About this RNA: Transfer RNA from a Chloroflexota bacterium, 72 nucleotides, folded computationally. Lineage of the source: Bacteria > Bacillati > Chloroflexota.
[in-house]
RNA sequence: GGGCCCGUAGCUCAAUGGCAGAGCAACUGACUCUUAAUCAGUAGGUUCUCAGUUCGACCCUGAGCGGGCUCA
Numbered sequence: 001g002g003g004c005c006c007g008u009a010g011c012u013c014a015a016u017g018g019c020a021g022a023g024c025a026a027c028u029g030a031c032u033c034u035u036a037a038u039c040a041g042u043a044g045g046u047u048c049u050c051a052g053u054u055c056g057a058c059c060c061u062g063a064g065c066g067g068g069c070u071c072a
Base pairs, nucleotide, nucleotide: 001071002070003069004068005067006066007065010024011023012022013021018055026042027041028040029039030038048064049063050062051061052060
């Protein structure tokens, strides 16, 4: 330098162009002599950036940034 894949909550990942979610973690409460475990609940997002298409974009298109694999 070429090709391909990925970028969404603190972490791991979902989400047919139509209200952004789950598990773990965190916090609060219940339970317990206390902790852990268990149960119930709460909070947490500029969906990498900038444009384009569309009534509507995490999703489609272009450019850029970052990471990985691969070829040279």
Overview: The sequence is in RNAcentral, with records from ENA.